[in-house]
RNA sequence: GGGCGGUUAACUCAGCGGGAGAGUGCCACGUUGACAUCGUGGAAGUCGCCAGUUCAAUCCUGGCACUGCCCA
Numbered sequence: 001g002g003g004c005g006g007u008u009a010a011c012u013c014a015g016c017g018g019g020a021g022a023g024u025g026c027c028a029c030g031u032u033g034a035c036a037u038c039g040u041g042g043a044a045g046u047c048g049c050c051a052g053u054u055c056a057a058u059c060c061u062g063g064c065a066c067u068g069c070c071c072a
Base pairs, nucleotide, nucleotide: 001071002070003069004068005067006066007065010024011023012022013021018055026042027041028040029039030038048064049063050062051061052060
């Protein structure tokens, strides 16, 4: 330098044009003599950044950034 993949909640990941989600973790309450487990509820996200397409973009297109693999 070229090719391919990844980037979504604190962590691991799903979603792939119209509702942003799950598990774990965190907080509160209930349960216990207490802790854990369990149950109920809750908080937490500029969906990497900038543009474009569209009535509408996490999703499609282009560029950039970071990261992994392959080739040279």
Molecule: transfer RNA
Organism: Sphaerochaeta sp.